[in-house]
RNA sequence: UACCGCCAAGGGCAAACUCGAUCGAAAGACGGGGACGCAAAGCCACGGGCCUAAAUCUCUUUUUUGAGAUACGGCAGCCGGGUUUCCGGU
Numbered sequence: 001u002a003c004c005g006c007c008a009a010g011g012g013c014a015a016a017c018u019c020g021a022u023c024g025a026a027a028g029a030c031g032g033g034g035a036c037g038c039a040a041a042g043c044c045a046c047g048g049g050c051c052u053a054a055a056u057c058u059c060u061u062u063u064u065u066g067a068g069a070u071a072c073g074g075c076a077g078c079c080g081g082g083u084u085u086c087c088g089g090u
Base pairs, nucleotide, nucleotide: 002090003089004088005087012038013037017033018032019031020030022029023028036077042083043082044081046080047079048078049075050074051073056069057068058067059066
């Protein structure tokens, strides 16, 4: 440096669910508990995918309202890609 995670050690992260005088329109995030799993389940929305639709646009309605489209909002624990990297093995 590259590949691998069969062995050892020290560890790390934390799904569902749950709690909240937290943030947000929502999706979701954050914090406490929790532990299904994870060798990058560290980081980056670049490609695909998925979630949401405040605002905007279109339609509808006398008004109230309702419907559709759209990410400039999200998901890195959906896949690919980029990037950094502990321990051990070859």

A computed fold for a 90-nucleotide RNA from Neomoorella humiferrea, annotated as c-di-GMP-I riboswitch aptamer. NCBI's taxonomy places the organism under Bacteria, Bacillota, Clostridia, Neomoorellales, Neomoorella. RNAcentral holds the sequence, with entries from Rfam.